RNA sequence: GCGGGAGUAGCUCAGAGGUAGAGCGUCUCCUUGCCAAGGAGAAGGUCGUGGGUUCAAGUCCCAUCUCCCGCUCCA
Numbered sequence: 001g002c003g004g005g006a007g008u009a010g011c012u013c014a015g016a017g018g019u020a021g022a023g024c025g026u027c028u029c030c031u032u033g034c035c036a037a038g039g040a041g042a043a044g045g046u047c048g049u050g051g052g053u054u055c056a057a058g059u060c061c062c063a064u065c066u067c068c069c070g071c072u073c074c075a
Base pairs, nucleotide, nucleotide: 001071002070003069004068005067006066007065010024011023012022013021018055026042027041028040029039030038048064049063050062051061052060
C1' cells in the first nucleotide's frame, strides 16, 4: 500500500429500513431471624466520528479514526 472483519448500556453480545434489546453487573423493594438463593421493579445508550440517500437509518452509500486477520513491497 491492497483486501477482509470488528466498534451498540459498566462487561459480553443481539438487532438484514419503522423510532434500540438480552444476559451478567449496579440500585430499590418482597420473601428470610441474618446471609445466600429466588421473585418484582428501576436507572443506565445522542449505536466510533463526519457527511449522504430516505417520510423514516444501528441497519443502505461515501469518507475517516481505532483494533484484529491475511496479502504485497522495502528495510
Molecule: transfer RNA
Organism: bacterium